[in-house]
This record gives sequence, C1' cells and structure tokens, in this order.
RNA sequence: UCCUCGGUAGCUCAGCGGUAGAGCAAUUGGCUGUUAACCAAUAGGUCACUGGUUCGAAUCCAGUCCGGGGAGCCA
Repeated sequence: UCCUCGGUAGCUCAGCGGUAGAGCAAUUGGCUGUUAACCAAUAGGUCACUGGUUCGAAUCCAGUCCGGGGAGCCA
C1' cells in the first nucleotide's frame, strides 16, 4: 500500500430499505425467617464519524477513524 471481515444497550450478539431487539448484567416489586435461586415489571441507544441516494437508511453508495485476518514490499 492492496484485499477481506467487523464497529448496534454496561457485556455478548441479532436485525440487511418501513416505529431498533434478545440473552446476560442493572433497578424496583413479589416470593423467602435472611440471602441466593425463581417470578413480574422498569430503565438503558447521536446504530464508529462525515456526506450522498431515497418519500423513508442501522441497512444502499463515497470518504474518514478504530479493530481482526490475509497479501504485497522488505535496499
């Protein structure tokens, strides 16, 4: 330098044009002599960034940043 995969809730990940979700974690309540477990509810998101396409973008396109893998270069 090039190719490729990825960046979405605190963590692990789904969602591939039409209201952003699950599990775990957190909070509150129930249950229990207490804790844990279990049950119920609640909260939590500039979807890496900037621009473009579109009636509508997490999703498509261009550029940038960060991370994994591969290739090239290696006087």